[in-house]
C1' cells in the first nucleotide's frame, strides 16, 4: 500500500421536441485473407472431420527370486539372453465424442478400500505335488498350436503356531509367511495407528423451450434374503399402494463443469484456447479377467464396420501418445537433439527406461523492446504538382559540409544453469576489436460522423459506401496524380464477443395519444397486509473460528540493461459451513384491541335483474262509405300503385313490433347494458343509529361466471325496416351512393357462439396534497315555506401545486407514496402458417420463423391545399354598351409539304410576339460553285511601291487576267522608319453552333395585391409564437381604440410629370380688345385676351350640421376652377414560377478548324386538303352614292410658333325605298404608274370590266365605369417601295352600376389535413412479368426414440456335471472323499431381425398467401365534409380497391340548438 469509477455522434421532419430501431468511434482474439517486412526478447500454434491412418518412436526393469542356454575370463569371477517369477503397464501423455447428472463447484456427512511410505507390535516353522523353458515327435503359408519325457523357485499347495486378527447361534470355529547374501542388508507374513489415495452420501448453485402437462411398475416404501471394500431396490421373493410434478416433473434440443479469460463505472454479459483441478472418452458396441486400485489409449474376449495379409482353410490392426501421411478446411509448425536440468517406473546399486521434460526447428500469429541515422545546410536547386502567371507548394527536406555506430556483419575472448561428476542447449548469453551511413518502410485514410485538400480523367458508366449517401459535364464521396492526415514492422479488411445499448431497465425503463391495462367481475395457489405486549430468533446485523488449491488479478519489493517475462511476501478471492451474541424491522407463536372489514335496528333513491298481465300513438293489411285522376318519388327522372277506381278522406276489424312528451354530461348495474304502465319474486347501494364480531383484509396465475350486434341450431311469429336479389336511374362504367320492391335476418323459447373503437383508447384496493361554481340521493344546524350554512356518498365543469415529448390532467390524477395482477421491447411478414385447446359451423384462443427496410410513428410548428367556415376586395359577377365565334379577306400560330420551308417564343402570362416593315440585301435555311492566316484584330521574316480610281476579256457571280495612273518622312548616301499591298510560317482569327437546368444582363407574371421582415423585450424544453391578432374604419399594415409589448426597415401614400383654375415675369416667328392700315395680323401700334414657357399660389376632411366612443373616420352641406387619392402617367416590397431570351449584348464550360468558318449565285422563310388566335371589311336605310361644308391636335420636314405634309370624319341639301339591292366588295381579267440593278416565284396604287360568300353569326367568350365605351379620321418610327399591326394625335360622344348569392382572381382570420417537389400532392387494390425466402402437398429418402414380439455371441452368475484331475483326508494298494475342470442347461444381456406407433430433417409435381422490383394494365378506396364523414367487430356480396346490412367509437368537418363554464 493493496480507494480515486460512468463522455457520445450520425440518421426518420420544409424545420422541432419525443419514442424507437439502425449505424459509428473503444477494447479483446487460438484468428483468416490483402499489401508491406530489418533484429532480439518472452509466449502461442488443427476452433473444422471423435475423418483414416505409411513409418519411426512414445514402457519398461529386476540374475541381490529361479533353473537352462551363449559368450568373454586375469580362472576370482563377467557378460549377454528366451522363458518361469516379482514390481510396474489404473501414473505420465492424450481428445472433449456423450453426459443437464451428485457430472461439476462449494461447504457437509457415515457405512468402506487403501500396494509402494511413516510408526509400533509379534512371527518368518516342517513338508509337498507340479509346470514353463530346454529335448525328442507332430500340425499349419502364417499367426499359432498338440502330444510325450524331465527341471528349478521369492510361482503353486498342505500341516504346525496364534500376541492380536475374523465368524459366531457365545457353546466354539476359522485362517500366515520367501527367500536372497555372508555381514551388513534387502524381503516375507499377520495385525494396529497414521499419511496419501480414492468409492459412497447429502444441503445449495449450475443453458433454453410449456406450440413438451402430466410422468412412474423396481416404479415408491416394507420384511426376509442376495451381492459389493462399503450404504442403498444395487438384486431377488413376498407385502403396501405408493413417488414426482407449474417453486416446472417427463420430454426435445443445446452443452464437459470449473479456477480462470474479455469487456464494462459496477451490477451484469460473453466465453471455458493455452496454464491448473475434477470428469468422461480410447475405430463402434457389449462384457468380464487380473489385481491394493481397471470393467484397462500403446491388456484380454465376442458382435460389427474398415483397412492389410493369404498358399482361401485361416489370421493381423486400432496415433483423440510425439513428429508425420492423406482428407476436409479461410485456416494452425519438424517424420529434430537429449535425458544436461526437473520428475517417472524398475532395481540393493551401478545402471536401464521415458515424444512426460529440458530445448533447438517454422510461422509477424500475439505481447514487448530497438533500429532504419545524428548535426549544419537557402540560391528556398532541379523535378513534381497548383496557379489569380506575380507566385505558392513539396522543403532544411535532398545535394553538400561534420560526425556516430545499436542493430545486423567480421575476427577475438566467454560464463552461469552443476552441490564431487555428467551440458542436448552451445563456442548460447555477455564483453572487446574492427569496416563503412553504410544491409533495414510500409499501410490505411482525407463529404459528414472523423484528424487531413486540390487538379485532371470519366460522365447515373464505371465504380465507391459502415450509416447517411457519391456519380446523369466544372465530383475535396469514382479512377490517377501532386499535397496532407493517422499508425508503424506492421498497417487495413473480415469475422466474434463485450461495450456505447438505461436498446430485457436488480443497480437502471415504460403501458390516456408513440409499442403497450385482459370486455367485466367472482375466487384457487401464491404475493402482500391494522393497532399494543410477551416469547421465541428463521431472516437480519456484530464477533470469533473453518475452508474458498496453486497459478491469474491488486499492492509493496527483488531478477533478467529496460520492458514484456520470472519471481518473494502481502492483499483479496465479495461464498459456504460451524458458533458466541443483538432484538428496531419482517416472519413464527401467544394474549389484547377497534379505526379496517363485517353484523344489527331504523329510514331512503333507482330505465338494477326476472316472470306474468294490461294500455294509448302510429305503419301496414282486410271490410264498407265518400270520390276521381292521378298518386308515389327525385337534383332532375323512371321502374312502381291506380278507372278492375289508387292517393286522398270516414267508420269497423286484424295483426306485430316499438314505447313520443317527461328526458336531464339525470338515475341504476361490475361491465355489456337497462326507459309505457302493474302486480308477483330478487340483487346490490346510499344515509342513521348502534352496548355486536374482532383483521375475519387487499390483490389474484390458472379456473369458473357473465358478455352488445352480427351470426349458428330447433320450433315459432313476422306489422314496419332490410344484407342477399331484382328492376329504374346516375356514369365513360356503377356489381355503389339515389329511387321502386323485396328475402333471411330482425321479435319469442331454448342451446351454441365468445368477438368490438367491448373506450375514460386510462387494471383493482389503501392513504395523502389549495380551491371555486354546477346537479343526483340522504343527514344535522338556523323557531318557520324558501334560503342559508355544514355533514357524508354518487356525477360534471374550471382552475393551483405538481406531472407530461407536448396535446392536456388536476381529490373521479395521468401529483405524491404502497401491495398484487395484466401487457410492451423498431416498422412489415402477421395476430399470419405450423401444432394444440374450444366451437355444429363461421371461427376464437395460444402464437412464430425465413426474407425484407431504415425508417415506421406520438405532438405540437410554420406553409401549402380543402367539391370547410367568416370578413372584404377586383369590369369578378350582375346591370348595360360594343365585340370575337358563323362570311370574305389580312396576319401570326400549329400541322401537312419540301432540297430548304432558318431559330426562337407554348395556359392566364406563346400565337399583328422577336419582325418600327423577307422582290436581292436581310438570312441565320437549302442547292451549286469558289476560299483557307481567311471577310475582321495583333505579332514575325521577306519582297513590292503604293492604295483609291478607270479600260477591256472570260464567268451565273464570287473570281481570275488585263489597261491607264500612282507614296510619304529623316538622312549627303547607305540606309532607317512610317503606311499599304502581296507571299510564307505560326501563334490565332471565325461559328445566328449545343447548353437560359453553369451564368450576368434585361424582361414577363401572381400585382400597383397590401403586403414582406427586423432589433430589443416577453412567452415556449424547442421549431416557433407575440409584435402583424383583437374592436373599428381605410384604396391601403391607412389611421384611431386595446393589448406584453415597445420601435424601425422595404413596400402604401407623399415628393416627380402632364392635364384642370389663378397669378408674376416675358412678348417673337404668336395674339388683336381699343387706334390706324391690308386681299391677307399685310403693316404701324399694344401686349390686355389667346397662347407659348419658367416661376408661384391653390385643397387641408380647412369650415358647418349629423353619426362614430369625445377616436379614426363616414354621411351630407357651403365655399371652390377642382373635393375627399381631382384626373392620367412614371414608379413594382420580399418573393414565387430551374418562367423567357447564350439569336440583342456580354460571358464559364463543350465542339468545329480546307469547315459547324468565309464570299457568290439562284431558290427558300411567301407552300396549302385542314385547325386555332389576333385583326380588318360588310351584312345596310342611325345607311349608301352625288354635291357641299367649316373647325383640330400631335407629328414629321436640316433652320423656322411663318411656310409644306393638309386634306378630316362628323354637318347639311339631293337620290336610293329593303332587294343579295345604287348593300358588301372579295376574286378574276386587262390597261397603267411608283420605287427599285432587277417587282416570275414575291410589292404598293389607280382606271375599265368582273361582282363571290355573306341578311347580324351554335356551344361558348372578350373589351369598358366618363371625356370612358362606341365612333371618325390624322400623324409618326423604321423604310428605296411595301401596314388592316404597333405607337401616339385629336373630332363627336353614350349607357350601367339593385347589389357581393353564384363563377374567376387575390388579402386577412380560423378549421381539418396520411401534402412539404406542398392537390399537376399523396396514395390503395386485383391483374400481367421478373426474382426470393417460406406455407400446403399424393409420395419418397435419411435419422433419434418407444413398444411387443423373435433371435441369443461373449461373459459372470445359478443349476448339472456322463466324462476327467498332482497336492489335502482315509487307505497297504485298489479305490473312495473333499474340491475342481471340461461338457451340458437355465434365466440376464450386445449386435441383428419382424411389425406398429411417435418425432426430426430433406427431396418433392402442383398449389396458397408474403416480399422485393424503373417508366406497366384497370379502376380511385383512404388523407380536405376525400366529394357516400372514417374506423371496429360480424355477414352477405363483387374484377379490385371496396359496397351493403346490423351495433358500436369519435381517433368526424360545417350550421344550428341545448346545457354547462368564464367576463361584463
Nucleotide at each position: 500500500a493493496a480507494c480515486u469509477u460512468g463522455a457520445g455522434a450520425g440518421u426518420u421532419u420544409g424545420a422541432u421536441c419525443c419514442u424507437g430501431g439502425c449505424u459509428c468511434a473503444g477494447a479483446a482474439c487460438g484468428a483468416a485473407c490483402g499489401c508491406u517486412g530489418g533484429c532480439g526478447g518472452c509466449a502461442g500454434g488443427c476452433c473444422u472431420a471423435a475423418c483414416a491412418c505409411a513409418u519411426g518412436c512414445a514402457a519398461g526393469u529386476c540374475g541381490a527370486g529361479c533353473g537352462a542356454g551363449a559368450c568373454c575370463u586375469u580362472c576370482g569371477g563377467g557378460u549377454c539372453u528366451a522363458g518361469c517369477g516379482g514390481c510396474g503397464g489404473a501414473c505420465g501423455g492424450g481428445u472433449g465424442a456423450g453426459u443437464a447428472a451428485c457430472g461439476c463447484g462449494u461447504g457437509g456427512g457415515a457405512a468402506c478400500g487403501u500396494g509402494c511410505c511413516c510408526u509400533u507390535u509379534g512371527g518368518u516353522u516342517c513338508g509337498g505335488a507340479a509346470u514353463a523353458g530346454c529335448c525328442c515327435c507332430g500340425g499349419g503359408a502364417a499367426a499359432c498350436u498338440g502330444g510325450g519325457a524331465g527341471u528349478a523357485a521369492u510361482a503353486c499347495c498342505g500341516g504346525a503356531u496364534a500376541a492380536g486378527c475374523c465368524c459366531u447361534a457365545c457353546g466354539g470355529g476359522g485362517g500366515a509367511a520367501a527367500g536372497a547374501u555372508u555381514u551388513a542388508u534387502c524381503g516375507c507374513c499377520a495385525a494396529a495407528g497414521g499419511a496419501u489415495c480414492g468409492g459412497c452420501c447429502c444441503g445449495c448453485g449450475u443453458u433454453g423451450g410449456a406450440u413438451u402437462a402430466g410422468g412412474u411398475a423396481g416404479u415408491u416404501g416394507g420384511u426376509g434374503g442376495g451381492g459389493u471394500a462399503a450404504u442403498g431396490g444395487c438384486c431377488u421373493a413376498c407385502c403396501a399402494a405408493g413417488c414426482c410434478g407449474a417453486c416446472g416433473a417427463u420430454c426435445c434440443a443445446u452443452a464437459g463443469c470449473u479456477g480462470g479469460u474479455u469487456u464494462g463505472a459496477g451490477a451484469g454479459g460473453a466465453u471455458g484456447a493455452u496454464c491448473a483441478g475434477c470428469c468422461a472418452c480410447a475405430c463402434u458396441g457389449g462384457g468380464a479377467c487380473u489385481g491394493a486400485g481397471a470393467c484397462a489409449c500403446g491388456g484380454c474376449c465376442c458382435a460389427g464396420a474398415c483397412u492389410c495379409c493369404u498358399a482361401c482353410g485361416g489370421g493381423a490392426g486400432g496415433c483423440a501418445g510425439c513428429a508425420g501421411u492423406g482428407g476436409g478446411g479461410a485456416a494452425u509448425c519438424u517424420u529434430a537433439g537429449a535425458c544436461a536440468a526437473u520428475g517417472g517406473g524398475g532395481g540393493a546399486a551401478a545402471c536401464c527406461c521415458u515424444g512426460a521434460u529440458c530445448u533447438a526447428g517454422c510461422c509477424a500469429u500475439g505481447c514487448c523492446g530497438c533500429g532504419u541515422g545524428a548535426g549544419c545546410g537557402a540560391u528556398g536547386a532541379a523535378g513534381g504538382c497548383c496557379u489569380u502567371a506575380g507566385g505558392g507548394u513539396u522543403g532544411u527536406a535532398a545535394a553538400g559540409c561534420u560526425c556516430u555506430u545499436u542493430c545486423a556483419g567480421u575476427g577475438g575472448g566467454g560464463a552461469a544453469g552443476a552441490u564431487a561428476a555428467u551440458g542436448a542447449c552451445u563456442g548460447u548469453a555477455c564483453c572487446c576489436a574492427c569496416a563503412g551511413a553504410a544491409g533495414a518502410a510500409g499501410c490505411c485514410c482525407c463529404g459528414g460522423c472523423u484528424a487531413a485538400c486540390u487538379c485532371c480523367g470519366u460522365g447515373c458508366c464505371a465504380g465507391c459506401a459502415g450509416c447517411c449517401g457519391c456519380g446523369g459535364u466544372a465530383a475535396u464521396a469514382c479512377g490517377g496524380a501532386g499535397g496532407g492526415g493517422g499508425c508503424u514492422a506492421g498497417c487495413g479488411u473480415u469475422g466474434u464477443u463485450c461495450g456505447g445499448a438505461a436498446u430485457u431497465a436488480c443497480u437502471g425503463g415504460g403501458c390516456g395519444u408513440a409499442a403497450a391495462g385482459c370486455g367485466c367481475a367472482c375466487g384457487u395457489a401464491g404475493g402482500c397486509g391494522g393497532a399494543u405486549c410477551a416469547g421465541a430468533a428463521a431472516g437480519u446485523c456484530a464477533g470469533a473460528g473453518g475452508u474458498g488449491a496453486a497459478a491469474u488479478c491488486c499492492c509493496a519489493g527483488g531478477g533478467c540493461u529496460c520492458a514484456a517475462c520470472c519471481u518473494u511476501g502481502g492483499a483479496a478471492c465479495u461464498g459456504c459451513c460451524u458458533u458466541u451474541g443483538a432484538a428496531a424491522c419482517u416472519c413464527c407463536u401467544g394474549a389484547u384491541c377497534u379505526u379496517g372489514a363485517g353484523g344489527u335496528c331504523g329510514a331512503g333513491a333507482g330505465a338494477g335483474g326476472u316472470g306474468a298481465g294490461u294500455g294509448g300513438a302510429a305503419u301496414u293489411c282486410c271490410g264498407a262509405g265518400u270520390g276521381u285522376a292521378g298518386a308515389g318519388g327525385u337534383g332532375a327522372a323512371a321502374u312502381u300503385c291506380g278507372u278492375a277506381g289508387a292517393u286522398a278522406u270516414u267508420c269497423g276489424g286484424a295483426g306485430g313490433a316499438a314505447c313520443a312528451c317527461c328526458a336531464g354530461u339525470g338515475g341504476c348495474g361490475a361491465a355489456g347494458g337497462c326507459g309505457g304502465c302493474u302486480c308477483a319474486c330478487u340483487g346490490g347501494c346510499u344515509c342513521g343509529a348502534u352496548a355486536c364480531u374482532g383483521a375475519c383484509g387487499c390483490u389474484g396465475a390458472g379456473g369458473u361466471g357473465c358478455g352488445a350486434a352480427a351470426g349458428c341450431g330447433u320450433g315459432g311469429g313476422g306489422a314496419g325496416c332490410a344484407a342477399a336479389c331484382a328492376g329504374g336511374a346516375u356514369u365513360a362504367g356503377a356489381u355503389a351512393c339515389c329511387c321502386u320492391g323485396g328475402u333471411a335476418g330482425u321479435c319469442c323459447a331454448c342451446g351454441c357462439c365468445g368477438u368490438a373503437a367491448a373506450c375514460g383508447a386510462u387494471g383493482a384496493a389503501u392513504g395523502c396534497c389549495a380551491g371555486u361554481c354546477g346537479u343526483c340521493g340522504g343527514g344535522u344546524u338556523g323557531c318557520a315555506u324558501g334560503c342559508a350554512a355544514u355533514u357524508c356518498g354518487g356525477u360534471g365543469a374550471c382552475a393551483c401545486a405538481c406531472c407530461u415529448a407536448a396535446c392536456g390532467g388536476a381529490u373521479u390524477a395521468a401529483g405524491c407514496a404502497u401491495u398484487c395482477c395484466g401487457c410492451c421491447u423498431g416498422g412489415g411478414g402477421a395476430g399470419u402458417a405450423c401444432g394444440g385447446c374450444c366451437g355444429c359451423a363461421a371461427g376464437g384462443u395460444u402464437a412464430a420463423a425465413a426474407c425484407u427496410c431504415a425508417a415506421a410513428g406520438g405532438a405540437a410548428u410554420u406553409g401549402a391545399c380543402g367539391g370547410g367556415g367568416g370578413c372584404c376586395c377586383g369590369c369578378a359577377c350582375a346591370a348595360g354598351c360594343g365585340g370575337u365565334g358563323g362570311a370574305g379577306c389580312a396576319u401570326g400560330u400549329g400541322g401537312u409539304u419540301u432540297a430548304a420551308u432558318u431559330c426562337g417564343a407554348a395556359g392566364c402570362a406563346a400565337c399583328g410576339c422577336g419582325c418600327a416593315g423577307a422582290a436581292c440585301c436581310u438570312u441565320a435555311c437549302c442547292a451549286a460553285c469558289c476560299c483557307u492566316u481567311g471577310a475582321c484584330a495583333u505579332g514575325g521574316c521577306a519582297g513590292u511601291g503604293a492604295c483609291c480610281g478607270u479600260u477591256c476579256c472570260a464567268g451565273a457571280g464570287a473570281u481570275g487576267g488585263u489597261c491607264c495612273u500612282u507614296u510619304c518622312u529623316c538622312g549627303c548616301a547607305a540606309g532607317a522608319g512610317a503606311c499599304a499591298c502581296u507571299g510564307c510560317a505560326c501563334a490565332c482569327a471565325g461559328g445566328u453552333g449545343c447548353u437560359g437546368c453553369a451564368u450576368g444582363g434585361c424582361u414577363g407574371u401572381c400585382g400597383u395585391c397590401a403586403g414582406c421582415u427586423c432589433g430589443u423585450g416577453u412567452c415556449g424544453u424547442g421549431a416557433g409564437a407575440u409584435g402583424u391578432u383583437c374592436g373599428g374604419u381605410u384604396a391601403a399594415g391607412u389611421c384611431c381604440g386595446g393589448c406584453a409589448a415597445c420601435g424601425a426597415g422595404c413596400g402604401c401614400a407623399a415628393c416627380c410629370c402632364a392635364c384642370g383654375c389663378c397669378u408674376u415675369u416675358a412678348g417673337u416667328u404668336g395674339c388683336c380688345a381699343g387706334c390706324a392700315u391690308u386681299c391677307a395680323g399685310u403693316u404701324g401700334g399694344g401686349c390686355a385676351c389667346u397662347c407659348u414657357a419658367a416661376a408661384g399660389g391653390a385643397a387641408c376632411u380647412g369650415c358647418c350640421g349629423g353619426u362614430g366612443a369625445u377616436a379614426a373616420g363616414c354621411c351630407g352641406g357651403a365655399g371652390g376652377a377642382a373635393g375627399g387619392u381631382g384626373u392620367g402617367g412614371a414608379u413594382g416590397a420580399c418573393g414565387u414560377c430551374a418562367a423567357g431570351u447564350c439569336c440583342u449584348c456580354a460571358u464559364g464550360g463543350c465542339c468545329c478548324u480546307u469547315a459547324c468558318g468565309g464570299g457568290u449565285u439562284g431558290g427558300g422563310c411567301u407552300a396549302c386538303a385542314c385547325a386555332c388566335g389576333u385583326g380588318c371589311u360588310a351584312c345596310a336605310a342611325u345607311g349608301g352614292u352625288g354635291g357641299u361644308g367649316a373647325c383640330a391636335a400631335u407629328g414629321g420636314g436640316u433652320u423656322a410658333a411663318u411656310c409644306c405634309c393638309u386634306a378630316a370624319a362628323a354637318g347639311c341639301c339631293a337620290u336610293c325605298u329593303c332587294a343579295g339591292u345604287u348593300c358588301g366588295g372579295a376574286u378574276u381579267g386587262u390597261c397603267g404608274u411608283c420605287u427599285g440593278c432587277a417587282a416570275c416565284u414575291c410589292g404598293g396604287c389607280g382606271g375599265c370590266a368582273u361582282g363571290a360568300a355573306g341578311u347580324c353569326g351554335g356551344a361558348a367568350u372578350c373589351g369598358c365605369u366618363a371625356g370612358u365605351a362606341a365612333u371618325c379620321g390624322c400623324g409618326u418610327a423604321a423604310c428605296a417601295g411595301c401596314a388592316u399591326g404597333a405607337c401616339g394625335c385629336g373630332g363627336u360622344g353614350a349607357a350601367u352600376a339593385c347589389g357581393u348569392u353564384c363563377c374567376c382572381g387575390g388579402g386577412c382570420c380560423u378549421u381539418g389535413u396520411a401534402c412539404a417537389c406542398a392537390c399537376c400532392g399523396c396514395c390503395c387494390g386485383u391483374c400481367a412479368c421478373a426474382c426470393c425466402a417460406u406455407g400446403g402437398g399424393a409420395a419418397u429418402u435419411g435419422g433419434g426414440u418407444c413398444u411387443a414380439c423373435c433371435c441369443g455371441a461373449a461373459g459372470a452368475c445359478g443349476g448339472u456335471g456322463c466324462g476327467c484331475c498332482a497336492a489335502c483326508c482315509u487307505g497297504c494298494a485298489a479305490a473312495g472323499g473333499g474340491g475342481g475342470c471340461a461338457g451340458c442347461u437355465g434365466g440376464c444381456c450386445a449386435c441383428g431381425g419382424u411389425a406398429g406407433g411417435c418425432u426430426c430433417a430433406g427431396u418433392g409435381a402442383c398449389u396458397g398467401g408474403g416480399g422485393u422490383g424503373a417508366a406497366g394494365u384497370c379502376g380511385u378506396a383512404a388523407c380536405a365534409a376525400g366529394g357516400u364523414a372514417g374506423c371496429c367487430g360480424u355477414a352477405g356480396g363483387g374484377g379490385a380497391a371496396c359496397c351493403u346490412g346490423c351495433g358500436g367509437c369519435u381517433g368526424g368537418a360545417u350550421c344550428a340548438c341545448c346545457u354547462c363554464c368564464u367576463u361584463u
Description: This is a predicted structure of a 1464-nucleotide RNA (small-subunit ribosomal RNA) from Gemmobacter lanyuensis. The RNAcentral record of the sequence draws on ENA, Rfam and SILVA. The organism belongs to Gemmobacter, within Bacteria.